Context: one part of a larger RNA
RNA sequence: GGCACAAGGUGGAUGCCUUGGCAUUAGGAGGCGAUGAAGGACGUGAUAGGCUGCGAUAUGCCUCGACGAGGAGCCAAAUAUCCUAUGACUCGGGGAUUUCCGAAUGGGGAACCCACGUAAAUUCAUAUUUACGUAUCUCUUGACUGAAUACAUAGGUCUUGAGAGGCGAACGCGGUGAAGUGAAACAUCUCAGUAACCGCAGGAGAAGAAAUCAAUAGAGAUUCCGGUAGUAGCGGCGAGCGAACCUGGAACAGGCCAAACCGUCGAGUUUCGACUUGGCGGGGUUGUAGGGCUGAUAACAUCGAUCCAUGAUUAGAUAAGGGAACAGGUUGGGAAACCUGGCCAUAGAGAGUGAAAGUCUCGUACCUUAAAUCGAAAGUGGCGUAUUCAGUACCUGAGUACCGCGGGACACGUGAAACCCCGUGGGAACCUGGGAGGACCAUCUCCCAAGCCUAAAUACUCCCUAAUGACCGAUAGCGUACCAGUACCGUGAGGGAAAGGUGAAAAGAACCCCUGUUAGGGGAGUGAAAUAGAACCUGAAACCAUGUGCCU
Numbered sequence: 001g002g003c004a005c006a007a008g009g010u011g012g013a014u015g016c017c018u019u020g021g022c023a024u025u026a027g028g029a030g031g032c033g034a035u036g037a038a039g040g041a042c043g044u045g046a047u048a049g050g051c052u053g054c055g056a057u058a059u060g061c062c063u064c065g066a067c068g069a070g071g072a073g074c075c076a077a078a079u080a081u082c083c084u085a086u087g088a089c090u091c092g093g094g095g096a097u098u099u100c101c102g103a104a105u106g107g108g109g110a111a112c113c114c115a116c117g118u119a120a121a122u123u124c125a126u127a128u129u130u131a132c133g134u135a136u137c138u139c140u141u142g143a144c145u146g147a148a149u150a151c152a153u154a155g156g157u158c159u160u161g162a163g164a165g166g167c168g169a170a171c172g173c174g175g176u177g178a179a180g181u182g183a184a185a186c187a188u189c190u191c192a193g194u195a196a197c198c199g200c201a202g203g204a205g206a207a208g209a210a211a212u213c214a215a216u217a218g219a220g221a222u223u224c225c226g227g228u229a230g231u232a233g234c235g236g237c238g239a240g241c242g243a244a245c246c247u248g249g250a251a252c253a254g255g256c257c258a259a260a261c262c263g264u265c266g267a268g269u270u271u272c273g274a275c276u277u278g279g280c281g282g283g284g285u286u287g288u289a290g291g292g293c294u295g296a297u298a299a300c301a302u303c304g305a306u307c308c309a310u311g312a313u314u315a316g317a318u319a320a321g322g323g324a325a326c327a328g329g330u331u332g333g334g335a336a337a338c339c340u341g342g343c344c345a346u347a348g349a350g351a352g353u354g355a356a357a358g359u360c361u362c363g364u365a366c367c368u369u370a371a372a373u374c375g376a377a378a379g380u381g382g383c384g385u386a387u388u389c390a391g392u393a394c395c396u397g398a399g400u401a402c403c404g405c406g407g408g409a410c411a412c413g414u415g416a417a418a419c420c421c422c423g424u425g426g427g428a429a430c431c432u433g434g435g436a437g438g439a440c441c442a443u444c445u446c447c448c449a450a451g452c453c454u455a456a457a458u459a460c461u462c463c464c465u466a467a468u469g470a471c472c473g474a475u476a477g478c479g480u481a482c483c484a485g486u487a488c489c490g491u492g493a494g495g496g497a498a499a500g501g502u503g504a505a506a507a508g509a510a511c512c513c514c515u516g517u518u519a520g521g522g523g524a525g526u527g528a529a530a531u532a533g534a535a536c537c538u539g540a541a542a543c544c545a546u547g548u549g550c551c552u
Base pairs, nucleotide, nucleotide: 001551002550003549004548005547006546008544009543015537016501017500020472021471022469023468024467025466026465027464028463029461030460031167032166039101040100041099042055043054044053046079049075050074051073061095062094063093064092065091066090070083071082072081106114107113108112115134116133117132118131119130120129121128136164137163138162139161142158143157144156145155171202172200173199174198175197176196182189186236212219213218223250224249225248226247227246233241234240254453255452256451257397261282262281263280264279265278266277267276268275269274287431289396290395291394292392293391294390295389296388303384304383307382308381309380310379316374317373318372320368321367322366326341327340328339329338330337342359343358344348350362351361352360402426403425404424405423406422407421408420412438433448434447435446436445437444488495489494508536511523512522513521514520
């Protein structure tokens, strides 16, 4: 030096465990905010560093219920001082307080500084202190002022009363709108109307009651899902993009204005006959056209989402309460294991207890319950809603439809390119009317634009409750099982860790010894175990030295 074996050190794999995650289901909730939010700063405890709670009434105050003997949260043991059957602590409902910053809103500035006005306290009076108010924008009330321009109006200033502002995970609608990429390069094209940014809203949103489809037969608002179908088409006919009719389901619901005409009030014009215009009320709302007006005629069914009442001192939500049934022996440190004999079960879900418990504990099935706050729905009633015939030709959404040019959007890239939307320039008809049926025309058929509203079926989950898992088990599962969006990095936007396990119970090793030693170790003691000793369950490998044997 090598090999083998033994017993160790180091190290923290593996096994087991789970306080934490992940996914899903059902129900709830779907907002909070100038009555000052979300989020913070600073305080607040007998001692007080951090976390949690709270706010100068500060680990809390008042009150109403529940519970019923201990309590003054956690890391974190001990002490002191207190509270408590006049009911503490704990749980739930309601209330009070709630510094400073923050939309932050009197001015400036993050958590700090400086004001003004009114009132009050105090003072001889100033000063000081306290309470309230003082941002901006929009709408609104009233007043003052006041251009071009004489009256006036616009505008300005102040004022009355309301509202808004900011935050929030996704879902929705709208506006603006890429590129990496694909096309094996690249420009049309694609990615994609995606990402991103902005605006706005709701518990959903959007859409929505045919100027729709269809095709000689018919359907009858919208939305979502399955098919139609990767079809018809579009496409440097490349890459790719990609319908509809029809059909099967989910859910179903239809309404209101403008106008004609009538009435009324105000303003303006006036040849005093009236006309114009604005507000309000009635009327009226459609395509087999409908309505108005004039003249006849008939009458209370049907439906209803808004509102009112009832249902309703309700169901239900926010604390809780009751809740069955076991003993002995054996092994063991320990019984829930094993043996023997019982019992309960609308409860043999689950968790805990010194190993594995229906019957030990908490629970579970089932039953019961609220002083206070919140709080439905179906249904019912009120209320609203409707006839027919004839005549008349008064009304039925105009810078609109449509056309040219330029674009967008439709699965459809300009194409034969309809339909829909926008810009720009032109610019109708008026029911004997108008639009559509994929250029265009005719025939035929369908529908009635240029006004508005509309539940459900659909999308989502920051959050609450209950439950589930051929989901993870500490390099996994959320980045975070642990004081984590922390430490740390970065000027900043931003990036972003590592880190779980003694034991059933601290019984956490009194006392003695070695030593410079609060290091480390040896005895003693505890414990079932200390090679479970806090660098603590198990304790693999690499790596390190030790002992023994063999070889050189």